[in-house]
Context: one part of a larger RNA
RNA sequence: ACCUCGUUAAGGAACUCGGCAAUCUAGCCCCGUAACUUAGGAAGAAGGGGUCCUUCCAGGUGUCAGAUUACAUCAAAGCACCCGGGAGGCGCAGUGAAAGAGCUCUGGCGACUGUUUAUCAAAAACACAGCACUCUGCAAACUCGCAAGAGGAAGUAUAGGGUGUGACACGUGACCAAUGCCGAAAGGUUAAGGCGAGGGGUUAGCCGCAAGGCGAAGCUCCGACCCGAAGCCCCGGUGAAUGUCGGCCGUAACUAUAACGGUCCUAAGGUAGCGAAAUUCCUUGUCGGGUAAGUUCCGACCUGCACGAAUCGUGUAACGAUCAGAGCGCUGUCUCAACGAGGAUCUCG
Numbered sequence: 001a002c003c004u005c006g007u008u009a010a011g012g013a014a015c016u017c018g019g020c021a022a023u024c025u026a027g028c029c030c031c032g033u034a035a036c037u038u039a040g041g042a043a044g045a046a047g048g049g050g051u052c053c054u055u056c057c058a059g060g061u062g063u064c065a066g067a068u069u070a071c072a073u074c075a076a077a078g079c080a081c082c083c084g085g086g087a088g089g090c091g092c093a094g095u096g097a098a099a100g101a102g103c104u105c106u107g108g109c110g111a112c113u114g115u116u117u118a119u120c121a122a123a124a125a126c127a128c129a130g131c132a133c134u135c136u137g138c139a140a141a142c143u144c145g146c147a148a149g150a151g152g153a154a155g156u157a158u159a160g161g162g163u164g165u166g167a168c169a170c171g172u173g174a175c176c177a178a179u180g181c182c183g184a185a186a187g188g189u190u191a192a193g194g195c196g197a198g199g200g201g202u203u204a205g206c207c208g209c210a211a212g213g214c215g216a217a218g219c220u221c222c223g224a225c226c227c228g229a230a231g232c233c234c235c236g237g238u239g240a241a242u243g244u245c246g247g248c249c250g251u252a253a254c255u256a257u258a259a260c261g262g263u264c265c266u267a268a269g270g271u272a273g274c275g276a277a278a279u280u281c282c283u284u285g286u287c288g289g290g291u292a293a294g295u296u297c298c299g300a301c302c303u304g305c306a307c308g309a310a311u312c313g314u315g316u317a318a319c320g321a322u323c324a325g326a327g328c329g330c331u332g333u334c335u336c337a338a339c340g341a342g343g344a345u346c347u348c349g
Base pairs, nucleotide, nucleotide: 002343003342004341005340006339007338008337010335011334014333019330027051028050029049030048031047036041038167052089053088054087055086056085057084059082060081061080062079063078066074067073090094102328103327104326105325106324107323108322109320110319114126115125130165131164132163133162134161135160136159142151143150144149168315169314170313171312173245174244175243178242179241180238181237182236183235187233188232189231193227194226198222199221200220201219202218205214206213207212246264247263248262249261250260273307274304285301286300287299288298289297
C1' cells in the first nucleotide's frame, strides 16, 4: 500500500456525469399540519414537545371483607395493571443497547397494485380495469389434429374469438384517390371441362409398266365457333380499417405583419389542443425565473428541419427501488488527509 470497520479540527457537495457512497432521521405519546384533490386522500405532510429514577397527591379497571337487597347495586384495606399532576435526584446523553422514515419544492413518462430480459437492462417496456371496431345463431366463429376427435363450453350474443387503445376528465377534425374489407350483381375478361365444324397420320382397296398417286372403315393426333364459376375489371359503401392531411404571388395612413385577394395542384390540404417537446437540425433559439456564474431545469414565445387527435390529443389527484432540476438538514464525497481496530499480505522463526 490492500480489504472490512471506527473516530476526526475548520469548512460543509467546494467531490462527481450525478450527493454515488456514507452520515443525518428513526420507536411510542401529545400538539400541529399547506397547495392540490377523483373529497377517499395528500399525511407519519411539514414542524414542535415529551420519554429515566425517587417521593407525594389524585384517578381508572379487576379482585372482595362488608353494606343493602328488587340478587341488582355500592364498596374499605390489600394485591395486580393502567393513567395524570406536583416536588426532588443523577448523567454529556433516560425509545441511554439492538431493531427502527431524512425532509421539501418543480417537471417528464406511465393512471394505479401487478409482470419482465433465471445469469449485465425492472423501465417510460408488458399487463390492467375501462373504451371502440369486427367476427360468431351453435354441429358457432376460432384453435390443435391426416382423421376420428378435442378445446371453445357441460358456455349461447349481458356469450365466445380477434384487433387496437389503455383509469378518470374534456375531446377524438378533413380525405374513400391508392391499399384492405364489405355489398351488389347488369356488362367486359376468364380455367378445366362439354360440344365438336374442319384438318393431319396410318391403309383394305383402286389407278399406273414403274416411280408413284388417290384413298373407305377403324385407330389416332390437332382443333375453330358456341356453352362454361369464382376471381379481376366495373359500380357503391367503409377510418377507434392500412393510411394521407400542399405550393407560389400580392395586399392595411411609418415600418413590420397580413384579417383580405389572385393563381396552380390535390382524394383532401392538419381542425381542437399542444409545441426548441422522450419529437427542434440550425441550437447553449429568444425572453423571463432560479445561481456570483446554469449546454441541464422551470415559465413563456412559435420560425413545428420533421407534434397532432384510440400507432389516440390535451390535462390530471393518488401511486413509482422510474427519469430530470432545485432547496433544507446532514455528513471524510471533497479541501486533505490523519489516527485507531480486525483481517489479508510480507520478513524472521